A computed fold for an 87-nucleotide RNA from Geobacter sp. SVR, annotated as c-di-GMP-I riboswitch aptamer. RNAcentral holds the sequence, with entries from Rfam. The source organism's lineage runs through Bacteria, Pseudomonadati, Thermodesulfobacteriota, Geobacteraceae and Geobacter. Its Rfam family is "c-di-GMP-I riboswitch aptamer". About the family: GEMM was predicted in a large-scale screen for bacterial structured RNA regulatory elements. The prediction has a mean pLDDT of 84.
């Protein structure tokens, strides 16, 4: 340095839920407080591939399919960066 991930050390983030505010057609996002399920990348300088969710249009008896726009990174993969150093 790389791989790897401890009954190690120092730290970090903050799920569900509750209260208040804001944005959005919706999914959902965001701010403040409480809370702590979990997480070695649950850090994004990433929506690239897939999957899922919301909406519009077209086809269809319906299920669904296609196109477009949006969302989820704590859904998975991939990309970049990063603390520590047991086996």
């Nucleotide at each position: 340095u790389u791989c790897c991930g401890a009954a190690a050390a120092a730290g970090g983030u903050a799920a569900a839920c509750c209260c208040g505010g804001a944005a959005g057609a919706a999914a959902u996002u965001u701010c403040g407080g409480g809370g702590a399920c979990a997480c070695a990348a649950a850090g994004c300088c990433g929506a690239c591939g897939g999957a899922c969710c919301c909406g519009u249009u077209a086809u269809g008896a319906a299920a669904a399919u296609a196109a477009c726009a949006g969302g989820u990174a704590g859904c998975c993969g991939c990309g970049c960066u990063g603390c520590c150093g047991a086996a």